[in-house]
RNA sequence: GGGCGGGUAGCUCAAUGGGAGAGCAUCGCGUUUGCAACGCGAGGGUUGGGGGUUCGAAUCCCCUCCCGUCCA
Numbered sequence: 001g002g003g004c005g006g007g008u009a010g011c012u013c014a015a016u017g018g019g020a021g022a023g024c025a026u027c028g029c030g031u032u033u034g035c036a037a038c039g040c041g042a043g044g045g046u047u048g049g050g051g052g053u054u055c056g057a058a059u060c061c062c063c064u065c066c067c068g069u070c071c072a
Base pairs, nucleotide, nucleotide: 001071002070003069004068005067006066007065010024011023012022013021018055026042027041028040029039030038048064049063050062051061052060
């Protein structure tokens, strides 16, 4: 330098054009003498950045940044 894969909540990951979600973690409540476990609930997101297409974009197109991998 080129090919491919990836970037979404604190972490690990879903969501292939129409309400942004799950598990774990955090906080609160219940349960317990207490802790753990368990149950219920809450908070937490410019979907890497910019532009375009569309009535509508995490999703499609272009540019760009970063990570992984392969080739040179």
This is a predicted structure of a 72-nucleotide RNA (transfer RNA) from an Acidobacteriota bacterium. Lineage of the source: Bacteria > Pseudomonadati > Acidobacteriota. Its Rfam family is "tRNA". It was read from a public genome assembly.